RNA sequence: CCCUUAUCGAGAGCGGCAGAGGGAAUAGGCCCUGUGAAGCCCGGCAACCGGUAGUCCGAUGCGCAUGCGCGCGGAUCGCAAAGGUGCCAAAUCCUACAGACCGACGGUCUGAGAGAUGAGGA
Numbered sequence: 001c002c003c004u005u006a007u008c009g010a011g012a013g014c015g016g017c018a019g020a021g022g023g024a025a026u027a028g029g030c031c032c033u034g035u036g037a038a039g040c041c042c043g044g045c046a047a048c049c050g051g052u053a054g055u056c057c058g059a060u061g062c063g064c065a066u067g068c069g070c071g072c073g074g075a076u077c078g079c080a081a082a083g084g085u086g087c088c089a090a091a092u093c094c095u096a097c098a099g100a101c102c103g104a105c106g107g108u109c110u111g112a113g114a115g116a117u118g119a120g121g122a
Stems, first nucleotide, its partner, number of pairs: 002121007013042001015041003021032003026096004043088003048084002051079002054076005061070004092114001097111006
């Protein structure tokens, strides 16, 4: 860098260092920012992987002996927050393409595209 899949309107500091930018990219808009941006540290949030209890299902292995136990896998619902990530203005800040609808130079909704993050894969 590419593919698959899940999620993306919740949540998270009046701390320290730093010192001018930042909100992915392009365009347009709208914002944040010397009452301190980015970045770093600390702190926090969340619960994707991982951990763990229950329930249900499945196949098969073992044991007992004909459905039970143990182990395995899957689904679902809790718990915690050691570990691996991630995140901490505004919906992924909004729009861009398509469709539907509406008192219609516009708006609302749905989807696509693009993107972010996790998990898996090539």

SAM riboswitch aptamer (S box leader), 122 nucleotides, folded computationally. It was read from a public genome assembly, where an Rfam model found it.